[in-house]
Molecule: Glycine riboswitch aptamer
Organism: Burkholderiales bacterium PBB6
């Protein structure tokens, strides 16, 4: 040092697949003399569970390949345990900035 790798923080980008059915709970509305409870609602929110899907958190499997004295590493492929299926959020991965460590010069 305006170089490289890694880690942390932060900023930007970042795909896929259900606005399915739905016990139940709460809220709202209606009628009515009266609706806290008991009635009605093709109203709202959440949601156990069911069915159908997705792959790019994580995890697992196969393996080209890398390394090889020993110990090993390894995909965006495969699986779908986990996770997810309007938006939001999350998101492998990519890039910017700052700091740190190591290496290099």
């Nucleotide at each position: 040092g305006a170089c490289a790798a890694c880690g942390c923080a932060u900023c930007g980008g970042g795909a896929g697949a259900g606005c399915c059915c739905g016990a139940c709970a709460c809220c709202c509305c209606u009628u009515g003399a009266g609706a806290c409870a008991c009635a009605g609602g093709u109203g709202g929110u959440g949601a156990a569970g069911g069915c159908g899907c997705c792959g790019a958190a994580g995890g697992a499997g196969c393996a080209a390949c890398c390394a090889c004295c020993c110990c090993g590493g390894a995909a965006a492929c495969u699986c779908u345990c986990a996770g997810g299926c309007c938006c939001c959020a999350g998101g492998a991965c990519c890039g910017g900035u700052g700091c740190g460590u190591u290496g290099c010069g």